[in-house]
Context: one part of a larger RNA
RNA sequence: CACCGCCCGUCAAGCCACGAAAGUGGGGGGCAUCCGAAGUCGGUGAGCGAACCGCAAGGGCGCAGCCGCCGAAGAUGAACUCCGUGAUUGGGACUAAGUCGUAACAAGGUAACCGUAGGGGAACCUGCGGUUGGAUCACCUCCUU
Numbered sequence: 001c002a003c004c005g006c007c008c009g010u011c012a013a014g015c016c017a018c019g020a021a022a023g024u025g026g027g028g029g030g031c032a033u034c035c036g037a038a039g040u041c042g043g044u045g046a047g048c049g050a051a052c053c054g055c056a057a058g059g060g061c062g063c064a065g066c067c068g069c070c071g072a073a074g075a076u077g078a079a080c081u082c083c084g085u086g087a088u089u090g091g092g093a094c095u096a097a098g099u100c101g102u103a104a105c106a107a108g109g110u111a112a113c114c115g116u117a118g119g120g121g122a123a124c125c126u127g128c129g130g131u132u133g134g135a136u137c138a139c140c141u142c143c144u145u
Stems, first nucleotide, its partner, number of pairs: 003108001005105001008101002011098001013095002016092001018090003023085006031077004039070001041068004047063003052059002111132009
């Protein structure tokens, strides 16, 4: 490149990240129940033992064994939490020359915008209330010459 301007949204294409999603894979720390190693402790100790007492029988002391409490790992269950993945789905960002219209910018051809409600392929439209950050025309008030 100055209205043969600018510009909005749906739709279509490509690409990127994100959200939702029946589910699915894994991690984490707890909870409940079950099982329960080692070991200390408690009980028992008819078996075993050279040391102590005793002439001896026996006693004392100790040990094995057995029982119990606690107890690691493990098993099961219902939850919590975190990270992946997931048909499909939702909008979003971006991308010279796609589609439909023309909403906004001039009074943008119905002034625009804000709130709200309803409606519509889409920008949007309509109702109600509000703002001037509206053009034009007329009038009033004030200021300057």

Small-subunit ribosomal RNA, 3' minor domain from a Pirellulales bacterium, 145 nucleotides, folded computationally. It was read from a public genome assembly.